[in-house]
Context: one part of a larger RNA
RNA sequence: GAUUGAACGCUGGCGGCAGGCCUUACACAUGCAAGUCGAGCGCGAACGUUCCUUCGGGAACAAGUAGAGCGGCGGACGGGUGAGUAACGCGUGGGAAUCUGCCCAGUAGUGGGGGACAACAGCCGGAAACGGCUGCUAAUACCGCAUACGCCCUACGGGGGAAAGCAGGGGAUCUUCGGACCUUGCGCUAUUGGAUGAGCCCGCGUCGGAUUAGUUUGUUGGUGGGGUAAUGGCCUACCAAGACUGCGAUCCGUAGCUGGUCUGAGAGGAUGAUCAGCCACAUUGGGACUGAGACACGGCCCAAACUCCUACGGGAGGCAGCAGUGGGGAAUAUUGCACAAUGGGGGAAACCCUGAUGCAGCCAUGCCGCGUGUGUGAAGAAGGCUCUAGGGUUGUAAAGCACUUUCAACAGUGAGGAAAAGUUAACGGUUAAUACCCGUUAGCCCUGACGUUAACUGUAGAAGAAGCACCGGCUAACUCCGUGCCAGCAGCCGCGGUAAUACGGAGGGUGCAAGCGUUAAUC
Numbered sequence: 001g002a003u004u005g006a007a008c009g010c011u012g013g014c015g016g017c018a019g020g021c022c023u024u025a026c027a028c029a030u031g032c033a034a035g036u037c038g039a040g041c042g043c044g045a046a047c048g049u050u051c052c053u054u055c056g057g058g059a060a061c062a063a064g065u066a067g068a069g070c071g072g073c074g075g076a077c078g079g080g081u082g083a084g085u086a087a088c089g090c091g092u093g094g095g096a097a098u099c100u101g102c103c104c105a106g107u108a109g110u111g112g113g114g115g116a117c118a119a120c121a122g123c124c125g126g127a128a129a130c131g132g133c134u135g136c137u138a139a140u141a142c143c144g145c146a147u148a149c150g151c152c153c154u155a156c157g158g159g160g161g162a163a164a165g166c167a168g169g170g171g172a173u174c175u176u177c178g179g180a181c182c183u184u185g186c187g188c189u190a191u192u193g194g195a196u197g198a199g200c201c202c203g204c205g206u207c208g209g210a211u212u213a214g215u216u217u218g219u220u221g222g223u224g225g226g227g228u229a230a231u232g233g234c235c236u237a238c239c240a241a242g243a244c245u246g247c248g249a250u251c252c253g254u255a256g257c258u259g260g261u262c263u264g265a266g267a268g269g270a271u272g273a274u275c276a277g278c279c280a281c282a283u284u285g286g287g288a289c290u291g292a293g294a295c296a297c298g299g300c301c302c303a304a305a306c307u308c309c310u311a312c313g314g315g316a317g318g319c320a321g322c323a324g325u326g327g328g329g330a331a332u333a334u335u336g337c338a339c340a341a342u343g344g345g346g347g348a349a350a351c352c353c354u355g356a357u358g359c360a361g362c363c364a365u366g367c368c369g370c371g372u373g374u375g376u377g378a379a380g381a382a383g384g385c386u387c388u389a390g391g392g393u394u395g396u397a398a399a400g401c402a403c404u405u406u407c408a409a410c411a412g413u414g415a416g417g418a419a420a421a422g423u424u425a426a427c428g429g430u431u432a433a434u435a436c437c438c439g440u441u442a443g444c445c446c447u448g449a450c451g452u453u454a455a456c457u458g459u460a461g462a463a464g465a466a467g468c469a470c471c472g473g474c475u476a477a478c479u480c481c482g483u484g485c486c487a488g489c490a491g492c493c494g495c496g497g498u499a500a501u502a503c504g505g506a507g508g509g510u511g512c513a514a515g516c517g518u519u520a521a522u523c
Base pairs, nucleotide, nucleotide: 001523002522003521004520006519007518008517009516010515013370014369015368016367017366018365019363020362021328026326027325028324030323031322032321035073036072037071040070041069043067048061049060050059051058052057080281081280082279089206090205091204092203093202094201095200098198099197103194104193105192106191107190108189109188110187111145113143114142120135121134122133123132124131125130151160152159153158165186166185167184168183169182170181173180174179207253208252209251214244215243216242219241220240221239222238223237224236225235226234256278257277258276259275260271261270262269263268283304284303285302286301287300306317307316308315309314334360336359337358338357342356343354344353345352346351373403374402375401376400383394384393385392386391407464409459410458411457412456413455417450422444423443424442425441426440427439428438429437467512468511469510470509471508472493473492474491478507479506480505481504482503488495489494
């Protein structure tokens, strides 16, 4: 000099863009953060209104609504944190023995049956959490059978294995008037290929310590077996005795890694906040289940610590999600608004959910921009300071005169972020069909949290807006008074013991400026 996720002191007008627990991976009150589908399925209220009534009640609408339940998809993404990890964890470049829901393309199917379990009803247990028994029932839930292009196994003879329906529309024909049947769309099954994602292996690179020199027994390799989606001591039995190491094994300490960031002419050094990629973790430790995918932050089981409820028998919980609280600390924000946009989940869609996200609030934390007026004005006013008492300086500074009105204030106008979806019409595709559905075009109709938006116009008036550090040398800037090795200053050299440009105050000056200094840290 540059820089910072900074803090502290003094000061503080506005805006834009960014950033904001670096410390206790400490403990957490409260609310929200993952649901959705009735076009998979069976059930199904109440309030209220009206009517009837034997005054007990009943019926219709509300409403096939709310609501749970079965079932499907999603809760493995998104969001947080950096404790652990010196490792194929990360970076980079390769590899073969793999899987991949939804998506895309191709091929072939989607026939015919069965028995349950919730919900529900009844009874019972429990303080609760919740649970038990009996009975009824549906399905895209579950299980056989049939079929098998391709698929799997095979000793090549053969053997094995699937499915589910739902919604819209409809001219003939049939009809038990429900529909069959046809067609369109969405699904379902098997399989091939792709895409995407993921698992695995290897070369090279990746901090310090030798005051850590030896380490290792599933250890190193082989064979058989098991296991996995898959290779492999991954596991197991047997056999062999190997394997690593001074090119630093093992041990100890420290640490998430990278793109990057800071600095520097570069080489290098330091660093890994925000943003992006990968990894790891979810109170601590262990475990599996489900599933295409987890050994799963807001799932399950066990153990432990802690907190809470309890009728003492037993139960409940996990903010390193967003806010917020206590604590720690020099130190780090609102228990905000909205799904309008972008994106995600579900759904045919409308739509629902979304503390992702978009915005707003707080903070000079940083960067950038703007303003705090402009011109004129010498009687060089008054006052202050100083003086050799003449003067000098503050100083065109002020006052005065003439102007301007950025920003802020008030009032008004007012973009863009909005395209979709919906609806109507035309055309095209599909089809037996001018239905339905899909696509294109045109018209209509709406959808904004921010938002009192940005921007523009008008009104009034210099009106509302300057500080901080320093002035001995380094280092730009000097005098007076006070003090008297005291009080104090100080980055280094050093100042202060009676004229201190070095302490304290004042006047003046210098430097930066909505900041200025100090401290800490890096180059």

Small-subunit ribosomal RNA, 5' domain from Gilvimarinus chinensis DSM 19667, 523 nucleotides, folded computationally. Its Rfam family is "Bacterial small subunit ribosomal RNA". It was read from a public genome assembly. NCBI's taxonomy places the organism under Bacteria, Pseudomonadota, Gammaproteobacteria, Cellvibrionaceae, Gilvimarinus chinensis. The prediction has a mean pLDDT of 87.